Notes: Predicted 3D model of a 508-nucleotide part of an RNA (small-subunit ribosomal RNA, 5' domain) from an uncultured bacterium.
Context: one part of a larger RNA
Formats: sequence, C1' cells, structure tokens
RNA sequence: GACGAACGCUGGCGGCGUGCUUAACACAUGCAAGUCGAACGAGGUCCAUCCAGUCGCAAGACUGGUGAAGGCCGAGUGGCGAACGGGUGCGUAACACGUGAGAAACCUGUCCCGGUCUCUGGAAUAACAGUCGGAAACGACUGCUAAUACCGGAUGCCGUCGGAGCGUCGCAUGGCGCGCUGACGAAAGGGCUACCGGAUCGGGAGGGUCUCGCGGCCUAUCAGCUUGUUGGUGAGGUAACGGCUCACCAAGGCAUCGACGGGUAGCUGGUCUGAGAGGAUGAUCAGCCACACUGGGACUGAGACACGGCCCAGACUCCUACGGGAGGCAGCAGUGGGGAAUCUUGCACAAUGGGCGAAAGCCUGAUGCAGCAACGCCGCGUGCGGGAUGAAGGCCCUAGGGUUGUAAACCGCUUUCAGCAGGGAAGAAAAUGACGGUACCUGUAGAAGAAGGUGCGGCCUACUACGUGCCAGCAGCCGCGGUGAUACGUAGGCACCAAGCGUUGUCC
Repeated sequence: GACGAACGCUGGCGGCGUGCUUAACACAUGCAAGUCGAACGAGGUCCAUCCAGUCGCAAGACUGGUGAAGGCCGAGUGGCGAACGGGUGCGUAACACGUGAGAAACCUGUCCCGGUCUCUGGAAUAACAGUCGGAAACGACUGCUAAUACCGGAUGCCGUCGGAGCGUCGCAUGGCGCGCUGACGAAAGGGCUACCGGAUCGGGAGGGUCUCGCGGCCUAUCAGCUUGUUGGUGAGGUAACGGCUCACCAAGGCAUCGACGGGUAGCUGGUCUGAGAGGAUGAUCAGCCACACUGGGACUGAGACACGGCCCAGACUCCUACGGGAGGCAGCAGUGGGGAAUCUUGCACAAUGGGCGAAAGCCUGAUGCAGCAACGCCGCGUGCGGGAUGAAGGCCCUAGGGUUGUAAACCGCUUUCAGCAGGGAAGAAAAUGACGGUACCUGUAGAAGAAGGUGCGGCCUACUACGUGCCAGCAGCCGCGGUGAUACGUAGGCACCAAGCGUUGUCC
C1' cells in the first nucleotide's frame, strides 16, 4: 500500500460498486420454461337463428330443445423450445486452460443467401364413451375419431454408393474437374388470400475431433512404470480419425530433460504490490472447462449422456389402508446448521435480451429496479464574519500569573445537506414506466437536526499534574513499573486522522 474482510468504540447525507472466503451440509414454503387454435379432433360454456309449449289483445316475455360462424376455458394429439439463460468450483496436474501454427476423417435444428420440387394413396391412436382395479401414485380392457402425428407408391434439380471413360495435378497410393451409366433417397399442409409453411441440395455462420511447439505447483523420505500396454493386418463401431472395441501377429512403448506414484489446485483475461524485474492471487465482470443428493447407464433429439427429463443401485427425508408410492435450492428469495463473518420469503416485464407465435400476445427470480449492511471508493455537511474586562469554570503555578482561548457569551449574516410545501422529467418508436411523484427545479422556517477515534519514552508529530508503588498494569521492537513514572490508571493540555478511527488476519 491492498482486502469479498472480521472485531472494538463511534456514526449525518448522497452517488457508484460489493456482500457464505466456512458445510459440493440438510432443506419447510413460494416462484425460476414455456408457448402455438393460422397443425388436429373432441368436451364444457356464452350466444344469433329456428322449433315446441305457457302467458299475453298485441308488441313481446318465460321455459325446453336445436345450435352455423365466432368468442372463452381447461385437458389431449402434434410442433418448436426445454442442450440457452442462471448457479457452484466437487473433481481435474489434463491438449483442462492460455497462446501460436496447422491437419483430415466429420456434423450442422433454427437463422441469412441461392437452386429445384411440394404428385398420389393407406392403416391406426390419444382425447372421448363404457366397464373394471388401486388408499394413493397410477393403471387394465372394450368401442369411436382427427392431423403439419405414422406408413406406402410416383417423380429426382440434386445428393450418397458403385461402374467404366476423358481432362488435369502429383514421385506415388491418389486428389480435383467433366459428362455417361446402375442402385438407393423427398415432401404437408394451414390461412382473415396479405402470407406462413414443407422437402432436397449448395454456400454462409456455428460446432465436434486431432497434431505440433510453447507456458504455468510441490515432492526422489515416490526410480523404475506399462499387457489393450506399443505397433501391424483384418473386422466392428462412431457424425468422424483412432486400441475406441474385438480376433490374430510382432514385442514393443515411457522414464533422472523426472516416467510411475503421493500431495495440492478449476485455467485465463485480469487483480494486488513493486521503480522495474519479480512475488502473491484468480471475489465481483468477461472467455473456456467441470459438476448438478452419491455412483452407473442409456433414451429422445440438429445438439445432452441432460441442474428444475428417464432407468438402476445407494444414503437420507416424507406419505401409506403396509400392498406400495413421492423427493433432490451448487436457480431467486428464505430456514436450520457450521462459522470471526456475508442481505429481502420485495416490485416489474417499462427497458435490454431470450423461448413460442403470422400477429396480438404469453412466459422469463435472465435482466431492470427497490430493500438491508460505513463492507469499499468518491463527493458533501456538521456553519460564516466580528467579538478581550482575554468572563466564568477546568487544569497548572514560583500564587505574580499561565493555559484552555476568539474558544464561549454577545452582535451581524447565510441555509448546502436533512425537514416541510409546490412543480416535475429523460430513460419510449403511435400507445405502453417497475423504478417513482424518483432525479431535478422553486419556495419556506431556523444555526437550527449532524463528531468521533487513536496516540503523546525512542523509532514517531505531540507533556504536565495526581493516583499507584516490580502491585495493578503496558508492550510492535527496545523496554516501562520496586515512593519525584513525560512508558501503568485518571484529568487537563497537545498531536494525527476524520464519518470514521484503531486492532487483528493475509499478500506484496
């Protein structure tokens, strides 16, 4: 000097930040991922019309039925999203990360650009209805129905695989290009007639994988390690290369330039310090990685081996009719526990961004805001000018006086901030503002509501008195205290900082 700090004393206001460093301990409650009726069929409900009946002279009213188009509702089929966003740092010493240079054997939903298509058939199933089982969670059977759900057929700009050929490049396996040929491979419609979609192919953008070099911990009181191990052939598998896996063959591969083992640890941009070199560190913000009660596994999908999905095992918690079920805050708040120690079970989708939708819109604890905390940084205030008989009081004193001290009183002035009253934004595009009657502006009363902490032997700015008497105590080091203590305690005075001041811890 610094800090995500804590503790002691003290504490006026504002702005901007920051806030479980410990138990990746356990979690009550609420919310954090939905959306589309312009993909689909039913159900409920509202309702025009129509029909029947009752009342009425009539107009009409009431009741029951029907119920187009349409609106609303909550389920279901279907689509997209849920792999983003948010959290944490357990694991990991590794191509995990950072950086530079590359490589071939890949994938790519949505989005942007471009080409070509969008023809024709079929069989079901949820919902629903009925019956039944179960305490529940949930389930069984029978019957009915739709689709942009599912399955055939056709076509093929094109793509994949194969065949022979030509051209070109290359030392070569071969690569690239061109046309020919065989096999295989598509689709879905909706709509308010503006459009929105579907299929396939190419490109963009994105992602996966690999190699090489370099970089960054400790330990030799770890010296040998390795059998899918190292390589080959073949096969399987993957989106894809590869011992990734398997069969066979060979016996290799790594290591004192530290293999293998043990310990510790997420990495980086950065941050702190330092003149620099360096050292320490990796909170907040940003990039990458890993994880989601513990361990394992796959499914779906363009994408996961998937925080708020599934299955199995385990520990724990809860419900139970004892047969069986339910759960996962390292999301936002919040609770218990641990700890020296770390916040509200707040408001809003107004903005920015994201998901769905043609849109209106819906959802969004992302985000924007507010709340709490001197935790940090920055700014402001607690008044200004005059005022000597140098008042009183305190303290000291050689008793003369000195000092507190222009300090106060007193006189004059001002009103920042806080208070009260009025006006009142930008942030928003036509409308729409959580913040918020906020920021800001104006007016108004009154010096009014606003100062402490530590130190004073030397280092180190700042000294006397009393008390105590090696006691009580102080202390960072040297050291003070045993009757004349500037070092303990108190008072006065002084010094230094100031809404803070000290102490402790850690780093340079």